[in-house]
């Protein structure tokens, strides 16, 4: 130095000027149903909320993907938990982290690279069913179409037989290479390699090594039904909860179906029954409902506040355990919160970076462009996809100098 | 802001589930009929199967990852 290969960090920076949201304080108008709590006693003060102002003073404000909405989870409702079937949907080597995952780590096995390293939906095709078009003699209890070699008839060539060494076809053609063998062959037979089966040693284990036995018997395809282990209720902050304001507490159709008995302070309670309890079935505890109910539809109103909503599997250092993913204790910190939607706009300088001109070239001078993808929306954990440049690390390989 | 489909010829659609040449109706083009035209009757052209990757021998189809277009959904009584 020049080529790559990994796992990270960063995503312009100051300053001055108008401006947006959210809050702290100070002052001050108007109004107050919804959270909390005090006096005070039943409807009203005040604190307190909401909505304003102030040429009022302080603080805070986008990301590594804030995205795609592809998986897991938390929160909330749905009238519930458990157990055991069965249906459906996911997952897929093997251990481990982790609330969980289809993600992460560390390892086996396969593939690729000279190498650093990289990829793999990588369970079972000797459970079963299914498919393997075309071409090809034969595509799955294999199979003679050339060849090739035996015999028979015979002129050339027919025929009947052995024959998977060779040649064609095809993605695949029923173990590979070598010597033997033989009529030509052929695991036929023998050594290695390849598989199968047995057990033996390492390893938590998927494997791995080697040993013995078999002459090959078992092609692919499961991202084809399916088998086999595991996991899995559904909807989603427009989940939900409260105040307010309005309307016609209205129409149609379906479902189901007011039960009985005793107490009552006449609100309701207890006991039978009968329904039902979130994919279905049964079983077990618990529970709902026996009603001015429930569904979908059509007419009718309203487009307003609060809360859910910012302390969280949080972020930062450290110290120990652990290869690592991660996990334990201890410090410290508080870190957006809008609701048609704030997070910006202008100049100056620098920074990185393109061009042109000047300069021999570097280096400077001027000059002109010009800052990637993209933008919170209830919150975490990943994957996946977009992304101008820029920074430093560790490793490889390759030339040269010493 | 969550949720759900769908994307094949010029235009509307089948084929995908259970993978093997890509197919219909309208339209377009050439021909014959008609004095012309329209109907008919014969032929005939037109597809990156939205775009990548991935299993497979082989993908419109199966699997995943994009980009587009549709469609649903506020509260209250």
């Nucleotide at each position: 130095c020049c080529a790559g290969u990994u796992g990270g960090c960063u995503g312009g920076a100051u300053g001055g000027c108008c401006g947006c949201u959210c809050u702290g304080c100070a002052g001050u108008g108007a109004g107050g149903a919804a959270u909390g709590u005090g006096u005070g006693u039943u409807u009203u003060g005040u604190a307190c909320c909401u909505c304003g102002c102030u040429c009022g003073u302080g603080g805070a404000g986008a990301g590594g993907a804030a995205a795609g909405u592809c998986c897991g989870g938390g929160c909330u409702c749905c009238a519930u938990g458990g157990a055991a079937g069965c249906a459906c949907g996911g997952u897929g080597c093997c251990g481990g982290a982790u609330a969980a995952c289809g993600u992460c780590c560390g390892g086996c096995g396969g593939g690729g690279g000279u190498g650093a390293c990289c990829c793999c939906a990588g369970g079972g095709a000797a459970a079963g069913u299914g498919c393997c078009a075309c071409a090809g003699a034969a595509a799955g209890c294999a199979a003679a179409c050339c060849g090739c070699c035996u015999c028979u008839c015979u002129u050339a060539g027919a025929g009947a037989g052995g024959u998977a060494a060779g040649g064609g076809u095809g993605a695949a053609a029923g173990g590979g290479u070598g010597c033997g063998g033989u009529a030509a062959g052929a695991g036929c037979g023998c050594a290695c390699c390849g598989c199968g089966c047995g057990g033996c040693u390492g390893g938590u284990a998927a494997c791995a090594g080697g040993c013995g036995c078999g002459g090959c018997a078992c092609g692919g395809c499961a991202a084809a039904c399916u088998c086999c282990a595991c996991c899995g209720g559904g909807a989603g902050c427009a989940a939900g909860a409260c105040c307010g304001a309005a309307u016609a507490g209205g129409g149609a159709u379906g479902a189901c179906g007011a039960g009985a008995g005793c107490g009552u302070u006449c609100g309701c309670g207890c006991u039978c029954a009968a329904g039902c309890c979130c994919g279905u079935u049964u079983c077990c505890a618990g529970g709902c409902u026996u009603g001015a109910u429930c569904a979908u539809c059509c007419g009718g109103g309203u487009u307003g506040g609060u809360c859910g909503c910012a302390c969280g599997a949080g972020g930062c250092g450290u110290a120990c355990c652990g290869c690592a993913a991660g996990g334990u204790g201890c410090g410290u910190c508080c870190c957006a919160g809008a609701u048609g939607a704030a997070u910006g706009g202008u100049c100056a300088u620098c920074c990185a970076u393109u061009c042109c001109g000047c300069u021999u070239a570097u280096c400077g001078c001027g000059g002109a462009g010009g800052g990637a993808c993209a933008g919170a929306a209830c919150c975490c954990g990943g994957c996946u996809u977009a992304c101008a440049g820029g920074c430093a690390a560790a490793c490889u390989g390759g030339c040269a100098u010493g | 802001c969550g949720g759900g489909g769908c994307a094949u010829a010029g235009c509307u659609c089948a084929g995908c589930c259970u993978g093997g040449u890509a197919g219909a109706g309208c339209g377009c083009c050439u021909g014959c009929u008609u004095u012309g035209g329209g109907a008919g009757c014969a032929g005939g052209a037109a597809g990156u199967c939205g775009c990548g990757a991935g299993u497979u021998c082989g993908a419109a189809u199966c699997c995943c990852g994009c980009u587009g277009c549709c469609c649903c959904g506020a509260c209250c009584a």
The prediction has a mean pLDDT of 77. Two RNAs folded together computationally: RNase P RNA and transfer RNA, 479 nucleotides in total. It holds a member of the Rfam family "Bacterial RNase P class A". The family's RNA type in Rfam is ribozyme.